This is a predicted structure of a 137-nucleotide RNA (FMN riboswitch aptamer (RFN element)) from [Bacillus] enclensis. The organism belongs to Rossellomorea, within Bacteria.
[in-house]
RNA sequence: AUUCGUCUUCGGGGCAGGGUGAAAUUCCCUACCGGCGGUGAUGAAACACUCGAUGUUUCUAAGCCCGCGAGCCUUUUGUGGCAGGAUUUGGUGAAAUUCCAAAGCCGACAGUACAGUCUGGAUGGGAGAAGAUGAAG
Numbered sequence: 001a002u003u004c005g006u007c008u009u010c011g012g013g014g015c016a017g018g019g020u021g022a023a024a025u026u027c028c029c030u031a032c033c034g035g036c037g038g039u040g041a042u043g044a045a046a047c048a049c050u051c052g053a054u055g056u057u058u059c060u061a062a063g064c065c066c067g068c069g070a071g072c073c074u075u076u077u078g079u080g081g082c083a084g085g086a087u088u089u090g091g092u093g094a095a096a097u098u099c100c101a102a103a104g105c106c107g108a109c110a111g112u113a114c115a116g117u118c119u120g121g122a123u124g125g126g127a128g129a130a131g132a133u134g135a136a137g
Stems, first nucleotide, its partner, number of pairs: 002136009017029003031117002033107002035068004043059006049052001063105002071082003087103005109120003
């Protein structure tokens, strides 16, 4: 380095404006938002050398590619069960569902005029991230 234990901290954003209506941030027009890990041809920095279209390292880079989390059940507390969304076209290229351009699409449960955005479970939980410390090595 790495692995294991314990502890601490951190860990989600969003209907402006308008229409209909008795009533809608729920319908309609329009607007707005994008958790965590992985992958990755983005961008940046540092270092090294043979100074290059070089190499190495670090940070950064996908809502719709692969997984995870949030809900419900169960209690063998998980490596369990159930439920649970979405992308194409063109361009460049050796290589891109990740880059560039364009057009699309999606969003738990309960409440309520039908909700990704309001209220509520939730001062909760949480994928995980950072750090401290002990042990192994």